Source information: This is a predicted structure of a 479-nucleotide part of an RNA (small-subunit ribosomal RNA, 3' major domain) from a metagenome. Its mean pLDDT, the model's own confidence on a scale to 100, is 82. The full RNA is in RNAcentral, with records from SILVA. Its Rfam family is "Bacterial small subunit ribosomal RNA".

[in-house]
Context: one part of a larger RNA
């Protein structure tokens, strides 16, 4: 100067109260640990590991993972060197490939003195190197967590102090903010906050296909056609929100409460955007790179298991336990995306998963595509059930050379646990919670994960004693 204190003051945050909803109990996925295992690869460990790296382990990925087999200048990059051959294609033998081994067909290009010699290619033959997801993240860049989108953290001059240092930055207002005004040994800048940038909320001008259709016609009733640009959209460009205006309060100041106007009000909603630092955080297995190790292995190719192994512990999720429900039947309204080695429609078979045949689409045109909770009529009547779906068995499907270890999905039987969950503990203030489907990316196949997107749509809170975490003045200790 700072850190701490079960010191004070002051302030703010789903911290905490006030509410929904959940975790802990049940059965299931899925990561962790432990145990096992020939191996169950490596990382990550309090918030800030554990549905995390992994946006998808049957091979492959895959990796000093195991077990066996096999190359040894190498899978790859560059030079030099010897010896031979064009490249390159075919055949055989062995073998689980991978490797090992033999055979054979075949000569271009450039220059020639027709003896051969040159590039370029492929084999060898030494050497230099390659290579290593091996150590060390406590040797490191970069990336990245976290306090924390908190309101902080410095300089320049000048002024104090012998000095480390202080002063600006504090004090009284006031903000969401060191935000902004008054004071006033300070004045002033910088990096942050804000603003600038996307989105989405209202209007206007442009544009009208593939989109849309309000008035005309036509009509096979399907914006389907003829036409239309009104509307919705789509997508370019602008308008608008600035406390701009009105009242009160306040120091005539910043603000601040209340109104009016306006789709919108005081930072309108959501994003992206993260100072100076902290934590010898986390990553040498994205990559990049200093040391060290390692070179017929710790590289490399191959098969065949592994990573899925199961007394149990913990995390995170899904799925229930039921009438605000179950189930059958009918009907209704959505955004956002995907699509060519792709979506695939309609018909036609199959209880169905799907099969066949196959039209249209590089898609505001065609498909994927059925939106689901809604809502309307019926049946169940409180039961371990017409709740609940795990578990097993039998039959099929679909992707893949190949589904035994180890995939997903249908059928029909089977029908466990479970009757709202101890201590404890999470998450949410509004289009939020809860609740209901839909897309995507990974991807041959595989999502109860992620990432998005719409649907319905609450409660409670206007306080700050207490918990926890953090600003900020100020005291105590001399750590």
């Nucleotide at each position: 100067u700072g850190a701490c204190g079960g010191g004070g003051g002051c302030u703010c945050a789903c911290a905490c109260a006030a509410g929904c909803g959940g975790u802990g109990g049940a059965g299931g996925a899925u990561g962790u640990g432990g145990c096992u295992u020939a191996a169950u690869u490596c990382g990550a460990g309090u918030c800030u590991a554990c549905g995390c790296g992994a946006a998808g382990a049957a091979c492959c990925u895959u990796a000093u993972c195991c077990u066996g087999g096999u190359c040894u200048u190498g899978a790859c990059a560059u030079g030099c060197u010897u010896g031979a051959g064009a490249a390159u294609c075919c055949u055989c033998c062995u073998g689980a490939a991978a490797g090992g081994g033999a055979g054979g067909g075949g000569u271009g290009c450039c220059c020639u003195u027709c003896g051969g010699g040159g590039a370029g290619c492929u084999c060898u033959u030494g050497c230099a190197c390659a290579g290593g997801u091996g150590c060390u993240g406590c040797a490191u860049g970069g990336c990245u967590g976290u306090c924390g989108u908190c309101a902080g953290c410095u300089c320049g001059u000048g002024u104090c102090g012998u000095g480390a240092g202080a002063u600006g930055u504090c004090g009284g207002g006031u903000u969401a903010a060191g935000u902004c005004c008054c004071u006033u040994a300070a004045c002033g800048a910088g990096c942050g906050a804000a603003a600038c940038c996307c989105u989405u909320a209202u209007c206007c001008c442009u544009a009208g296909u593939u989109g849309c259709c309000a008035g005309c016609a036509a009509u096979u009733c399907g914006g389907u056609u003829g036409g239309g640009g009104a509307c919705u959209c789509u997508a370019g460009g602008g308008a608008g929100a600035c406390u701009g205006c009105c009242g009160g309060u306040g120091u005539u100041a910043a603000a601040c409460c209340g109104g009016a106007g306006g789709a919108a009000g005081g930072u309108g909603g959501g994003g992206a955007u993260g100072a100076c630092g902290u934590c010898a955080a986390g990553u040498c297995c994205u990559c990049a790179u200093g040391g060290c190790c390692u070179u017929u292995a710790u590289g490399g190719c191959c098969a065949g298991g592994g990573c899925u192994g199961c007394a149990c512990a913990c995390g995170u999720c899904c799925u229930a336990c039921a009438a605000u429900g179950g189930c059958g039947c009918g009907c209704a309204c959505a955004a956002a995306g995907g699509g060519a080695a792709g979506c695939g429609a309609a018909c036609u078979c199959g209880c169905g998963a799907g099969a066949g045949c196959a039209a249209g689409c590089a898609a505001a045109u065609c498909c994927c595509a059925g939106a689901a909770a809604u809502c309307g009529c019926g049946c169940c009547u409180c039961a371990g059930u017409u709740c609940g779906g795990a578990u097993u068995g039998u039959a099929g499907g679909c992707u893949g050379a190949a589904a035994u270890u180890c995939g997903c999905c249908u059928a029909c039987a089977u029908g466990a646990a479970g009757c709202c969950g101890g201590a404890a503990u999470c998450g949410c203030u509004a289009g939020u919670a809860a609740u209901c489907g839909c897309g995507g990316g990974u991807c041959a196949g595989c999502a109860u994960a992620c990432c998005g997107c719409g649907g319905u749509g609450a409660a409670u809170g206007u306080g700050u004693u207490c918990c926890u975490g953090a600003g900020c003045c100020u005291u105590g200790u001399g750590c």